This is a predicted structure of a 100-nucleotide RNA (SAM riboswitch aptamer (S box leader)) from an uncultured Rubrobacteraceae bacterium. The prediction has a mean pLDDT of 80.

């Protein structure tokens, strides 16, 4: 790295510090962040329990070592039903993450 598999409505940041402009993967088509400095690295704080470890022994507890994550459901739509709205359903791709 790759096949696999298993999750993606819950949860959890700061008036630190650095850089300076675009950021929310990808295409359109909306909405939103963002010089009151966004994104991204860092420091510190935090969330979860996949992998780990201890109990317990029939599926449940407890710890935080390995990763992972800390706007908006993977921001929302793309196909279906509704009236093209507002609502509601759903499966693949694609992505992320862990496992491997």
């Nucleotide at each position: 790295u790759a096949a696999u598999c298993a999750u993606c409505c819950a949860g959890a940041g700061g008036a630190g510090c650095g850089c300076g402009a675009g950021g929310g993967a990808u295409c359109u088509g909306g909405c939103c962040c963002u010089a009151c400095g966004a994104c991204c690295a860092c420091c510190c704080g935090g969330c979860a329990a996949c992998c780990u470890g201890g109990g317990a022994u029939u599926u449940u507890c407890c710890a935080a070592g390995g990763u992972g994550c800390c706007a908006a459901c993977g921001c929302c739509a793309g196909c279906c039903c509704a009236a093209a709205a507002a609502g509601g359903g759903g499966u693949a791709a694609c992505g992320a993450u862990g496992u491997g």